[in-house]
RNA sequence: CUCGCAGGCCGGGUGACCGCGGGCGUCUCGCCGUACGGCGAGACGCUCGAGGAAAGUCCGGACACCGCAGGGCAGGACGCUGGGGAAACCCCAGGCGGCGAAAGCCGACGGAAAGUGGCACAGAAAGCAGACCGCCUCCCGUGGAUCUCCGGAGACACGGGCGGUAAGGGUGAAACGGUGAGGUAAGAGCUCACCAGCGACCGUGGUGACACGGCGGCUCGCCAAACCCCGUCCGGUGCAAGGCGAAACAGGCUCCGUUGACGUCGCCCGCCGAGGAGCCGGGUGCGCCGCUCGAGCCUCCGGGAGACCGGCGGCCCAGAUGGAUGGUCACCCUCGACAGAAUCCGGCUUACAGGCCUGCGCAGCGA
Repeated sequence: CUCGCAGGCCGGGUGACCGCGGGCGUCUCGCCGUACGGCGAGACGCUCGAGGAAAGUCCGGACACCGCAGGGCAGGACGCUGGGGAAACCCCAGGCGGCGAAAGCCGACGGAAAGUGGCACAGAAAGCAGACCGCCUCCCGUGGAUCUCCGGAGACACGGGCGGUAAGGGUGAAACGGUGAGGUAAGAGCUCACCAGCGACCGUGGUGACACGGCGGCUCGCCAAACCCCGUCCGGUGCAAGGCGAAACAGGCUCCGUUGACGUCGCCCGCCGAGGAGCCGGGUGCGCCGCUCGAGCCUCCGGGAGACCGGCGGCCCAGAUGGAUGGUCACCCUCGACAGAAUCCGGCUUACAGGCCUGCGCAGCGA
């Protein structure tokens, strides 16, 4: 240098004009009100107006309602260690395993020595296994070199049988350790050396996961994203949550009333004569709230290895409800991707033209 790895950032810019949604101010008009003022409409001015993912709605919360002293069953989620965080299928650091030459990346990574169960096909045998080929002792039969005292004996070969074996071959993803030596009829952790592996044992180091060393017996398969066991956590529904206001209506309840209610401020007397008063009122539609100042953002300082935490100061950054954030023109450049809020926040995942910065590795090429 090429290539690669990790982290962070940007996501066309400037100007003019027109338009849209929110907020504030001024003025004008209308209505209500004694007045201060309130409500509504319009004009003008100032100001704010999508994202790193606003997305998928996959996790976790805030908040709201239901329920509610609360507990449990069932069910579900998660699962190495330490720390961070409101919490999390989140983050940081470390351990172990796998991949890579390395920087580094990936991992649902508790328990198979509680129990149950599974291991397709192939293969003899897939778990307290098994003997197909092969190897070996012995026995029987056939042939038979050779020896012979001529009666026989008999190496060896072939076939059969009772057994032994698990070295070798063969099957398989996986076959009850590997290599070498001894040993044996042939073999075998049967014995030994080294290596690997196992242990609920010991020591040392570490907060811990774990690592290293020793010791032990001598090999003890895999699967829990199979049931299960152990540990931790979990009530349900989601802003179409939920609340407020005004009017109308179906209807419900209570009280008064033929011993006369109500019917003109109150009271009295008289007349008339059958109803009257109050409260509640589901849901839909309408208006308003919830609604955006928040586990918020930025600079600096301090602590920490880091995630993160603390402090000083500064900032306000969409809030619609048929739902705004756009259009035209000019200039410039590297010629512009994926895509757009709808209660809010923390994560994860997915999509993304192009560009910038920082740190690191050194396989290859060159000096």
A computed fold for a 367-nucleotide RNA from a Pseudomonadota bacterium, annotated as Bacterial RNase P class A.
The sequence is in RNAcentral, with records from ENA.
Rfam family: Bacterial RNase P class A. Gene Ontology terms of the family: tRNA processing, dimeric ribonuclease P complex and ribonuclease P activity. By type it is a ribozyme. Rfam's curators write: Ribonuclease P (RNase P) is a ubiquitous endoribonuclease, found in archaea, bacteria and eukarya as well as chloroplasts and mitochondria.
The gene name in the source record is rnpB.